[in-house]
């Protein structure tokens, strides 16, 4: 120098005129202030908010989630660790809980795919026409496959084989460090049960439903019409208004319990309105200093107010400079993605070009 | 702004873990038949299964994310 890992930040600046939408002042001219994003995007999780005639308890079904701890209003985010795996490294990537609860699958190939099996092959032992037959051990070695029922090495033995033994694997019960998930010795046991759960399922958490076109106030219009369905619409008692029994209804479904509430839903046809306010801009807020914690994050001062229509606002011209391309030059073209719609915290997408930091590999000077 | 649903030759469709490098029907291409056409009949061609990754041994199938399309939510009475 090259070539790479990780974490972050910028993503055209500055002034000038002139418009567009919001709030404020002013009688009025006009004055002042503010006015897109890291992803406003997808709408994929988590929540505030608001209704669903209602609080609780349990079970049932349906959907997430899934090493262990921590954080955090929550979460499938995120942070520190465990285990597996890739890379020479610096670092990456993992839907990562059970296959000894049960059930399904495991095409093709192969002798045999899960209570396993014998083609070649190796040993015996018989027959022989010497080319092999026949009938037993055997499963080390070949073959087929994604996957062959423990691996390797010795021993053994006719060949062999957990048949024996060592080491490794595995299964069990202690110790020993960790909060833990798991490391690490020690003892037993000779092998007894392969792979899929992003196939049904076990096991543990978790979660009622619908969404700012929720909701609520006010104003106008119409034919406050017309049809169909579905369900308790019962008793007493009085002072005529209630009362009490009982029925029924009450967020997926069922049951307890305590309450509510009792004319009410649905569908189908026709008709009338496209208004106005609130819901909405102070918030798990943004900056900045101490301070705890490896970190995520958290605690405390200080300060700051910072976009909001309703499909609609945030623009556009000049001039300096920056970056990038053309061009001898003068100068002249561009300036990624992409734009809020109740809001916030995340995750995934997309983004030309640049910049800092800190770390790892080759080379090569000194 | 909010909620569903869908993608497979030109076109309308099947498939539900291997028998599928994906079957059918209309179309289209070439033949045969007829004097020509049309009907018929026999043979082909046509699919990145919307796009990328992931489970698996093995994806149109199952999972996650991406992109395209279509549909339906105002209020009054």
């Nucleotide at each position: 120098g090259c070539g790479g890992a990780u974490g972050g930040c910028c993503g055209g600046a500055u002034g000038g005129c002139u418009g567009c939408g919001g709030g404020g002042g002013g009688c009025a001219a006009c004055c002042c202030u503010c006015g897109a994003g890291g992803a406003a995007a997808g709408u994929c999780c988590g929540g505030g908010c608001u209704c669903c005639a209602c609080g609780g308890a349990g079970a049932c079904a349906c959907g997430g989630u899934g090493c262990c701890g921590g954080g955090u209003a929550a979460c499938a985010c995120c942070c520190g660790g465990c285990g597996g795996g890739g890379g020479c490294g610096a670092c990456c990537c993992c839907a990562g809980g059970g296959a000894a609860a049960g059930c399904g699958c495991c095409a093709c190939a192969g002798a045999g795919a899960a209570c396993a099996g014998a083609c070649c092959g190796c040993c015996c032992g018989g027959g022989u026409g010497c080319g092999c037959c026949c009938g037993g051990g055997u499963a080390a070695g070949g073959g087929u496959g994604a996957a062959a029922c423990g691996g390797u090495g010795a021993g053994g033995u006719a060949a062999g084989a957990g048949c024996u033994c060592a080491c490794c694997g595995c299964g069990g019960g202690g110790c020993u460090g960790g909060c833990a998930a798991c490391a690490g010795g020690c003892c037993c046991g000779g092998c007894a049960u392969g792979g899929c759960a992003a196939g049904c399922c076990c096991c543990a958490c978790c979660g009622g439903g619908a969404g700012c076109a929720a909701u609520g106030u006010c104003a106008g219009a119409u034919a406050g019409g017309g049809g169909g369905g579905c369900c308790a619409a019962g008793g007493g008692c009085c002072u005529c208004g209630g009362c009490c029994c009982g029925c029924c209804g009450u967020g997926g479904u069922c049951u307890c319990u305590g309450g509510c509430g009792g004319g009410g839903c649905c569908c189908c046809c026709g008709g009338g309105u496209a208004g106005a306010c609130a819901g909405c801009g102070c918030g798990a807020g943004g900056c900045u200093c101490g301070g705890g914690g490896u970190g995520a994050c958290c605690c405390g001062g200080g300060u700051c107010c910072c976009a909001g229509a309703u499909g609609a606002a945030u623009g556009g011209c000049c001039a300096u400079c920056c970056c990038u391309g053309a061009g001898c030059a003068a100068u002249c073209a561009g300036g990624a993605c992409a734009g809020a719609a109740c809001c916030c915290g995340g995750c995934u997408u997309a983004c030309a070009g640049g910049c800092c930091a800190u770390c790892c590999g080759c080379a090569c000077u000194a | 702004g909010c909620c569903c649903c869908c993608g497979u030759c030109g076109u309308c469709u099947a498939g539900a873990g291997g028998c599928c490098c994906a079957g059918g029907a209309c179309g289209c291409c070439a033949c045969c038949c007829u004097u020509u056409c049309a009907a018929g009949g026999u043979g082909g061609a046509a699919a990145u299964c919307g796009c990328g990754g992931g489970u698996u041994c093995g994806a149109a199938u199952c999972c996650c994310g991406c992109c395209g399309g279509g549909g339906g939510c105002a209020c009054c009475a």
Predicted 3D model of RNase P RNA and transfer RNA as a complex of 443 nucleotides. Rfam match: Bacterial RNase P class A. By type it is a ribozyme. About the family: Ribonuclease P (RNase P) is a ubiquitous endoribonuclease, found in archaea, bacteria and eukarya as well as chloroplasts and mitochondria.